[in-house]
A computed fold for a 71-nucleotide RNA from a Candidatus Gottesmanbacteria bacterium, annotated as transfer RNA.
RNA sequence: AGGGCUGUAGGUAAGUGGUAUACCGAGGCUCUCCAAAAGCCCAGUCGGAGGUUCGAUUCCUCCCAGCCCUG
Numbered sequence: 001a002g003g004g005c006u007g008u009a010g011g012u013a014a015g016u017g018g019u020a021u022a023c024c025g026a027g028g029c030u031c032u033c034c035a036a037a038a039g040c041c042c043a044g045u046c047g048g049a050g051g052u053u054c055g056a057u058u059c060c061u062c063c064c065a066g067c068c069c070u071g
Stems, first nucleotide, its partner, number of pairs: 001070007010024004018054001027041004047063005
């Protein structure tokens, strides 16, 4: 320098154009003498910028970060 893969909540991951989800974790409540466990509730996320589209996590382009391949 060229190419490939990955990037979604605090963590690990689903989600191939139509209300962004699960588990763990955080917070609150119930229970308990207290705590743990259990149950219920709740907040929080699409790497960045453009483009296509009525509508983009999803499709296209560029950039950024990590890993890998070629030279």
Its mean pLDDT, the model's own confidence on a scale to 100, is 85.